[in-house]
Source information
This is a predicted structure of a 73-nucleotide RNA (transfer RNA) from Candidatus Uhrbacteria bacterium GW2011_GWC2_41_11. The sequence was found in a public genome assembly. Model confidence (mean pLDDT): 81 of 100.
RNA sequence: CGGGCUAUGGCGCAGUUGGUAGCGCGCUUGCAUGGGGUGCAAGAGGCCGUGGGUUCAAGUCCCGCUAGCCCGA
Repeated sequence: CGGGCUAUGGCGCAGUUGGUAGCGCGCUUGCAUGGGGUGCAAGAGGCCGUGGGUUCAAGUCCCGCUAGCCCGA
C1' cells in the first nucleotide's frame, strides 16, 4: 500500500425478504428459606463503532472514516 472479516445492553451472542432490537449469563426488587444457595414472579439497562447518502421507513442497502483480527505485497 491492496484485499477480506468483525463492531448490537455490564459480558457472550442472535436479528430473515428494510417495517421502531431479542436470547443466555449478570444486575435490581418481591415471594419462598433462620441465612446462603436455589426456585418462581416482576423490573431496569442498548438507538446498533463513527459521519454522510438512498428510502415513507435503515441494525439491515450504498459511500467515507476509526478500531481490532487475518491474508498478500
Source information
The source organism's lineage runs through Bacteria, Bacteria candidate phyla and Candidatus Uhriibacteriota. It matches the Rfam family "tRNA".